[in-house]
Molecule: transfer RNA
Organism: marine sediment metagenome
RNA sequence: UGCGGGGUGGAGCAGUUUGGUCAGCUCGUGGGGUUCAUAUCCCCAAGGUCGCAAGUUCGAAUCUUGCCCCCGCAA
Repeated sequence: UGCGGGGUGGAGCAGUUUGGUCAGCUCGUGGGGUUCAUAUCCCCAAGGUCGCAAGUUCGAAUCUUGCCCCCGCAA
C1' cells in the first nucleotide's frame, strides 16, 4: 500500500438477506419475592439510539462515500 472480515448497553453476541412494528438475546448490575440464611429459582427495572462524519430517502443499525480503530492475508 492492496484485499477480506469486524466495530451494536458493563461483557459476549444476533439483527444487514427484503430500509419501516428490529433496538433484541444471554450473562452481569439494582430492587422485590422465596429461604432461618446464602445459593438456586421467579418477577420487575435501569443502562445503547448501532465506531465518527456526510449523502440518498417520507423514513437508515441496514444503502452510498470518506475517515478512525481491531484481526487476518498478500506485497